Context: one part of a larger RNA
Molecule: small-subunit ribosomal RNA, 5' domain
Organism: metagenome
RNA sequence: GAACGAACGCUGGCGGCACGUUUUAAGCAUGCAAGUCGAACGGUAGAGAAGUGCUUGCAGUUCUUGAGAGUGGCGAACGGGUGAGUAACACGUAGAUGAUCUACCUUAUAGUUGGGGAUAGCUUAUGGAAACAUGAGGUAAUACCGAAUAAGCUCUUAUUUCUUUGGAGAUUAGAGGAAAAGUGCGUUUGCACUGCUAUUAGAUGAGUCUGCGCCUGAUUAGCUUGUUGGUGGGGUAAAGGCCUACCAAGGCGACGAUCAGUAGCCGGCCUGAGAGGGUGACCGGCCACAUUGGGACUGAGACACGGCCCAGACUCCUACGGGAGGCAGCAGCUAAGAAUCUUCCGCAAUGGACGAAAGUCUGACGGAGCGAUGCCGCGUGUACGAAGAAUGUCGAGAGAUUGUAAAGUACUUUUCUAUAUGAAGAAUAACGAUGUCAGGAAAUGGGCGUUGGAUGACGGUAAUAUAGGAAUAAGCACCGGCCAAUCACGUGCCAGCAGCCGCGGUAACACGUAAGGUGCGAGCGUUGUUC
Repeated sequence: GAACGAACGCUGGCGGCACGUUUUAAGCAUGCAAGUCGAACGGUAGAGAAGUGCUUGCAGUUCUUGAGAGUGGCGAACGGGUGAGUAACACGUAGAUGAUCUACCUUAUAGUUGGGGAUAGCUUAUGGAAACAUGAGGUAAUACCGAAUAAGCUCUUAUUUCUUUGGAGAUUAGAGGAAAAGUGCGUUUGCACUGCUAUUAGAUGAGUCUGCGCCUGAUUAGCUUGUUGGUGGGGUAAAGGCCUACCAAGGCGACGAUCAGUAGCCGGCCUGAGAGGGUGACCGGCCACAUUGGGACUGAGACACGGCCCAGACUCCUACGGGAGGCAGCAGCUAAGAAUCUUCCGCAAUGGACGAAAGUCUGACGGAGCGAUGCCGCGUGUACGAAGAAUGUCGAGAGAUUGUAAAGUACUUUUCUAUAUGAAGAAUAACGAUGUCAGGAAAUGGGCGUUGGAUGACGGUAAUAUAGGAAUAAGCACCGGCCAAUCACGUGCCAGCAGCCGCGGUAACACGUAAGGUGCGAGCGUUGUUC
C1' cells in the first nucleotide's frame, strides 16, 4: 500500500447491488418447511330433488351431489441446512468398466387371455389415563396369488468364428419366466386417449477400479495375521479377502511405512510485476453428516434431516401400569461471545412433486423488513458580494488571521414535502370459441393455425408531471521526525502521550485546551488477520 463474512470509538442524509452466528455439530417454546391423484377402489357423514307411508313432521325408497378417514399409485433418495468426522481413490485431473445398475423420459417390436382367495375402511364386542391394541362378521381394486401364451429375454447343451485365453459374436436344441385396467365418445362389431407387461436402443443419473497430484512432526522406525497371494465355495447390480474353508509365507517401509497432530476438497477469492504466499464466507461442482452409537426394511435409487427398530444421554406427559420427542430446514428463543437480522408477504414469475386437466402443495424461490457490514452512485447548494463588518485567536503596537467566509443581492430545486398520472416483469403456459389437416361409419379426442377474455406478492413500487421553499442533510483523525499540516495558554519527570525514535523536571511546535492548518469525507480513526 492492498484486502476483510470483521469488531470497537465518534459521527450519520438518500438510492442501487451484494452480504449478515467465523464462537457452542450447545439446548430448544410456538408456527410453518411434502404432498398429490375420485380419470385405480369400496363407499360414508352431510346436502338437494322426486314421489310413498302415516302420527303432519317424522320414517323408509329412488335419483343427483358429496367432505373427512381408509385401500392403492407416484413422490417423499429431489429441493433446503451444516462442516462434526475424514490425510482418504475424500477431492482434483486423466483414464478403465471385455466387472455393472438406472424409476420417470425418448426410440423400436410384440402383447394386454382366462381365473382365484383375502384384507383395510365399515358393523359389532372388548382392553387402556393416554399412546394405541385385540376378537368376531362382512366388502372392493391398477392391492395380492395361481394358470395359459411368448421372442431377438434368462439359464443350460452342441457346432463354429474371433480373441488379450478372461471371454465375446453367430447358429442349433432344451428348460424357465408377463400383464391391469381407467376415462371420453359412439353404440352393430367399436374408436381415441391415458395406462399395464416383456424385450431393444438411447438419454440421464449412479456404483466400482486405476495412473498422477494433495498439510505438519523422525524429540514417531519399524508396521501387518484376513495380514500378502493361490484354490474351492458363498455373496453383490458388479471385479475383489468383500466373506469363508484349506494351502503357501508373504505384503508395506528413510522415494518416510506405522503412529501422532491439524484439516472437508476443488472452481475460485486475497495479495504480488511475476514466481510465489495466504485462504476455501457468499455463488457453483464433489464428499460427509442429521441428538450419540449400531442395524436393517421398503424401493429404480437410502442403510433414509422432518421413515422404522435397538441401545445411550437429555427433555416432556402420566391415572405410575406406560408413553412422546429430536430446528446442522424458514422465522424465532436461551446460552456462549468482540460479534451477525423479521416468529413478515406471495405462489404473480422461475423451478419441483402429484394429476388427463382444472388445480393442490412448495419457508425452494420471488419479494419486502432490519444492519453504513461492504462496493458503487448522488446530495448537503450556485453566482456575485470588502465596510476586508462583528466575534474569536495572535501581537508591545501598527496590524495580521479567521475571510468571499458570513451578512446582503440574484438564481437553481438533484434531494425533501404535498398532489396527480403510472409502467415492464404476463402470456410462446393454461382455459374458452373457431378453422383446418390426417384417419374414421359416426362421435369424442389428436396435430397445426386464428381469435377471446382473465391472471402481479412486490406495490400505487419504479418512473413522469405540477407546486413549494436554501429549504431536510458533516463529520472524523492528525499537525516533533518518518509524514501533508503551528502558534498561544495551562501543566511542571506530575497529569499524560507513544507505531519506532522518543516527549514531559517553569518559556513543551510531542501532554491538555483554544485558535489556525493538513488529510479523508457519510464516513473517519483504532484493533485483529493475510500478502